The part of an RNA shown here (large-subunit ribosomal RNA, domain VI) has 252 nucleotides and comes from a Bacteroidales bacterium. Its mean pLDDT, the model's own confidence on a scale to 100, is 88.
Context: one part of a larger RNA
RNA sequence: CGUUGGAAAUUUGAGGAGACCUGACGUUAGUACGAGAGGACCGCGUUGGACGUACCUCCGGUGUAUCGGUUGUUCCGCCAGGGGCAGUGCCGAGUAGCUGUGUACGGAAGUGAUAAGUGCUGAAAGCAUCUAAGCACGAAGCAUACUCCAAGAUGAGAUUUCCCUUGAGGGGCGUUAGAGACUAUGACGUUGAUAGGCCGUAGGUCUAAAGGUGGCGACACCAAAGCCGAGCGGUACUAAUUACCCGAAAGA
Numbered sequence: 001c002g003u004u005g006g007a008a009a010u011u012u013g014a015g016g017a018g019a020c021c022u023g024a025c026g027u028u029a030g031u032a033c034g035a036g037a038g039g040a041c042c043g044c045g046u047u048g049g050a051c052g053u054a055c056c057u058c059c060g061g062u063g064u065a066u067c068g069g070u071u072g073u074u075c076c077g078c079c080a081g082g083g084g085c086a087g088u089g090c091c092g093a094g095u096a097g098c099u100g101u102g103u104a105c106g107g108a109a110g111u112g113a114u115a116a117g118u119g120c121u122g123a124a125a126g127c128a129u130c131u132a133a134g135c136a137c138g139a140a141g142c143a144u145a146c147u148c149c150a151a152g153a154u155g156a157g158a159u160u161u162c163c164c165u166u167g168a169g170g171g172g173c174g175u176u177a178g179a180g181a182c183u184a185u186g187a188c189g190u191u192g193a194u195a196g197g198c199c200g201u202a203g204g205u206c207u208a209a210a211g212g213u214g215g216c217g218a219c220a221c222c223a224a225a226g227c228c229g230a231g232c233g234g235u236a237c238u239a240a241u242u243a244c245c246c247g248a249a250a251g252a
Base pairs, nucleotide, nucleotide: 001152005163006162007161008160009159010158011157015149016148017147018146021049022048023047024046025045026044027043033038051106052105053104054103055102059100060099061098062097066093067092068091069090070089071086072085073084074083075082076081110144111143112142117137118136119135120134164251169246170245171244173189174188175187176186177185194239195238196237197235198234199233200232201231203228204227205226211222212221213220214219
């Protein structure tokens, strides 16, 4: 821009994309078959491999948020306690998030038309013949079925609701995250929990400082404390202010 008034929401599915794999074991059954040795079809069930999708409850990884330990040096006048720098100084843990080696699930079943092939009926050709007329079966393949996209499908579809001097709806702006390079998308904007703060808390770290007790002392204990808390819940304290722009008049 189009879709022949303008919108919002919900959809149909022409068409397209993806997926399509396979082993072993138990049973049927040591049955059918076979002199024996051996040893099934068909069917039922179980459990794997690789691959794929989603997710983070579990098991792990990461986790330059966080907590703790510790070396050197420097600074806070000194002690104590801390800050900076040294690859996050190094080391031990680790929430959220993100992840796989973790967890869950998938390939199927069914239907239609067929291939090779197997047949029925059956002439030409008194027989025979699956074929010439006719009819029935038959594949991991084809079309469906399963998942996703999808009306620019210009063939531009459908449904519901709303608006037209009582203006539907959209945008910009702001607070933002289940979103994100930007944009877009989603949430919220005082009739408010959108983000921060604050109050709690799942959880992380591991017993802060000060003091006391014990020990010659290093240190230990009193003591799960202190600190943090991307998660969860609450709370208008702060910031989402006021306002603005586009968009109509019944539809060639």
The source organism's lineage runs through Bacteria, Pseudomonadati, Bacteroidota, Bacteroidia and Bacteroidales.